[in-house]
Context: one part of a larger RNA
RNA sequence: UGAACGCUGGCGGCAUGCUUAACACAUGCAAGUCGAACGGAAACGAUGGAAGCUUGCUUCCAGGCGUCGAGUGGCGAACGGGUGAGUAAUGCUUGGGAAUCUGCCCAAUAGUGGGGAACAACUCGAGGAAACUCGGGCUAAUACCGCAUAAUCUCUUCGGAGGAAAGGGGGCCUCUACAUGUAAGCUCUCGCUAAUGGAUGAGCCCAAGUCAGAUUAGCUUGUUGGUAAGGUAACGGCUUACCAAGGCUACGAUCUGUAGCUGGUCUGAGAGGAUGAUCAGCCACACUGGGACUGAGACACGGCCCAGACUCCUACGGGAGGCAGCAGUGGGGAAUAUUGCACAAUGGGCGAAAGCCUGAUGCAGCAAUGCCGCGUGUGUGAAGAAGGCUCUAGGGUUGUAAAGCACUUUCAAUAAGGAAGAAAAGUAUGAAGUUAAUAACUUUAUGCAUUGACUUAACUUAUACAAGAAGCACCGGCUAAUUCCGUGCCAGCAGCCGCGGUAAUACGGAAGGUGCAAGCGUUAAUC
Numbered sequence: 001u002g003a004a005c006g007c008u009g010g011c012g013g014c015a016u017g018c019u020u021a022a023c024a025c026a027u028g029c030a031a032g033u034c035g036a037a038c039g040g041a042a043a044c045g046a047u048g049g050a051a052g053c054u055u056g057c058u059u060c061c062a063g064g065c066g067u068c069g070a071g072u073g074g075c076g077a078a079c080g081g082g083u084g085a086g087u088a089a090u091g092c093u094u095g096g097g098a099a100u101c102u103g104c105c106c107a108a109u110a111g112u113g114g115g116g117a118a119c120a121a122c123u124c125g126a127g128g129a130a131a132c133u134c135g136g137g138c139u140a141a142u143a144c145c146g147c148a149u150a151a152u153c154u155c156u157u158c159g160g161a162g163g164a165a166a167g168g169g170g171g172c173c174u175c176u177a178c179a180u181g182u183a184a185g186c187u188c189u190c191g192c193u194a195a196u197g198g199a200u201g202a203g204c205c206c207a208a209g210u211c212a213g214a215u216u217a218g219c220u221u222g223u224u225g226g227u228a229a230g231g232u233a234a235c236g237g238c239u240u241a242c243c244a245a246g247g248c249u250a251c252g253a254u255c256u257g258u259a260g261c262u263g264g265u266c267u268g269a270g271a272g273g274a275u276g277a278u279c280a281g282c283c284a285c286a287c288u289g290g291g292a293c294u295g296a297g298a299c300a301c302g303g304c305c306c307a308g309a310c311u312c313c314u315a316c317g318g319g320a321g322g323c324a325g326c327a328g329u330g331g332g333g334a335a336u337a338u339u340g341c342a343c344a345a346u347g348g349g350c351g352a353a354a355g356c357c358u359g360a361u362g363c364a365g366c367a368a369u370g371c372c373g374c375g376u377g378u379g380u381g382a383a384g385a386a387g388g389c390u391c392u393a394g395g396g397u398u399g400u401a402a403a404g405c406a407c408u409u410u411c412a413a414u415a416a417g418g419a420a421g422a423a424a425a426g427u428a429u430g431a432a433g434u435u436a437a438u439a440a441c442u443u444u445a446u447g448c449a450u451u452g453a454c455u456u457a458a459c460u461u462a463u464a465c466a467a468g469a470a471g472c473a474c475c476g477g478c479u480a481a482u483u484c485c486g487u488g489c490c491a492g493c494a495g496c497c498g499c500g501g502u503a504a505u506a507c508g509g510a511a512g513g514u515g516c517a518a519g520c521g522u523u524a525a526u527c
Stems, first nucleotide, its partner, number of pairs: 001524001003523005010374006016367002018332001023330003027327003032075003037072002040068002044066002047062007082285003091210007100202002105198003109194004113147001115145002122137006153162003167190006174183001211257003218248003223245008260282004264275004287308005310321004338364001340363003346360001347358004377407004387398004411468001413463005421454001426448008471516005476497003482511005492499002
């Protein structure tokens, strides 16, 4: 150190966890949302009616009231998440630049008039094993298409020409078939169109820096430059035609190998060296190769088309798929976790909002993988007990160690209590703004009742018992720590020097000792 292996293993906090096969993937989930854009009504519920009867349930019908499957439409799906294959420069880092675009957002300006034709859904019919497809008919819109109008917009030969839009929701007043409907009007609000500025994001250009090899010395034909045209949001050989023959290179071109880059990280007194896991910025990729479509933005991980390899279904005609998202499986490997909980918080998408979605995220589970903290008791206790080892047989040592006596209860266990992470949204009342308006809406103040996955959590208190908690390596020198027995160049040890052939402090065991300690050693790697 993202480690692995051996022996051992009590608790907690914070981090980290496929470095190998960018190998193949069963299953589930990871991107939806809006009924305040639209026609509608498959399901459920409320309401009304009818029938049955078990007298409060079942069936049928009506009805769009709550809501809402499928469909049209809008926004999002280009974010977030993963991986590092490719890439030695279309990359990255730092510093400059001009020929550009930018949905949502902010500021301010003008407009929002009048028409039309369709296509889904639905219905009728047909084909197919399926995926799905085809034909006839009806219909709505913030879907689509004209007309009008328009400049500080675009083009311009400076005369002129071109060119837009869409409505929805709340409230009130008036008329009238007196109705929850319709028509005109007023008002608030959310939108829509055009143009301007900003913000944010993105594209482009330049310079310098950015690994190794000369056992790679020449490379290049759209190549280098010009003119014209095309193309792009934009400059440009970006593309094409013509013309010129240039351009790069020993300050290393070209070729080959290796590699994502950076902030950083490790090490070091520094200079340097090594490295680029986690976190953050940029880039590239999404089964392999190619292509465009839609769109403000993609040449698009969970979109489309074509080709290829592979897998699956098939009625053999034809179809379906892409975990380098989160879990998980097989395989590879010395080696790397749960097919968990929740949207409570933070953030994102949609929505006026309530809310819905969110394997982002927040949490939990597993692993001594790492760092940090704590514990495994404390005091007393010499008859220096027994046992072990050793001995010159007296003793020495293990050793205050144990036993015994007294005490404490951290942590773990059990029980009880128990914050913070929660701010809001909602609703009621008041005030201000707006307005014809005491309505509606917006802002604001106060009150109200609520919202926690984690959570059997943190923390606190109580209870009981020393009770549940120590190992590993080493002891010849380097290097802290020695004796006995066994073995007898055997068995073995070993990082280097080297030990072992009968008294081995070096092998194996024991006793004792030394060093670290929930770890200790070994291996690998770097300074």
A computed fold for a 527-nucleotide part of an RNA from an uncultured Gammaproteobacteria bacterium, annotated as small-subunit ribosomal RNA, 5' domain. Its mean pLDDT, the model's own confidence on a scale to 100, is 85. The RNAcentral record of the full RNA draws on Greengenes.